Annotation
Model confidence (mean pLDDT): 78 of 100. The RNA shown here (SAM riboswitch aptamer (S box leader)) has 111 nucleotides and comes from a Cytophagales bacterium. The sequence was found by an Rfam model in a public genome assembly. Of the family's consensus pairs, 88% are formed in the model.
RNA sequence: GAUUUAUAAAGAUCUGAGGGAGAGAACAGGCUCUACGAACUCGAAGCAACCUACUUGCUAAACCCAAAGCGGGAAAGGUGCUAAAUCCUGGCCAAUAGGUAACUAUAAAUU
Numbered sequence: 001g002a003u004u005u006a007u008a009a010a011g012a013u014c015u016g017a018g019g020g021a022g023a024g025a026a027c028a029g030g031c032u033c034u035a036c037g038a039a040c041u042c043g044a045a046g047c048a049a050c051c052u053a054c055u056u057g058c059u060a061a062a063c064c065c066a067a068a069g070c071g072g073g074a075a076a077g078g079u080g081c082u083a084a085a086u087c088c089u090g091g092c093c094a095a096u097a098g099g100u101a102a103c104u105a106u107a108a109a110u111u
Stems, first nucleotide, its partner, number of pairs: 001111008013044001015043004022033003027090004045082003050078003054073005091100003
């Protein structure tokens, strides 16, 4: 890089040092954030619970043990994330509410 699966309206910094004008994935339209300091880098703090470790319930059949699976807890390790609904709209269905596809992001597995 490619493929598959899952998730994406919840949650979490008015943080320190550097940096110095942009940022909110891309395109278009809107809206917003930003010199009271954007992106980005390093550190600290936090959120979540995909993977791992630990622990626990069911499966479990008189009793004991138990693989795998499906749940619960926790947060030590591997990632991820910490303005606004993925900030909103965009294609299709629908009177609306809403549903769904594509794209994108993240994780796990395979290659």